[in-house]
């Protein structure tokens, strides 16, 4: 230079085009103990990389862009 694979919460992850976008670990707070930890409950945390396009509707399909791999030259 060319084919492809990927991008979702602080991490890591599910998620056939249709209801509040899952679920673990971290973090916050209450209970619990003298105290810590474990254990138990409940909060907070996501412009679903970034712009368009299709569609009634798009995290999921087109396309371009960026960032990361892997192979071929």
């Nucleotide at each position: 230079g060319g084919u492809c694979c990927u991008a979702u919460a602080g991490u890591g992850u599910a998620g056939u085009g249709g209801u509040c976008a899952u679920c673990a670990c971290g973090u916050u707070u209450g209970c619990u103990u003298u105290a810590c930890a474990c254990g138990c409950a409940a909060a907070a945390g996501g412009u679903c990389g970034c712009g368009a396009g299709u569609u009634c509707g798009a995290a999921a399909c087109u396309c371009g862009c960026u960032g990361g791999g892997a192979c071929c030259a």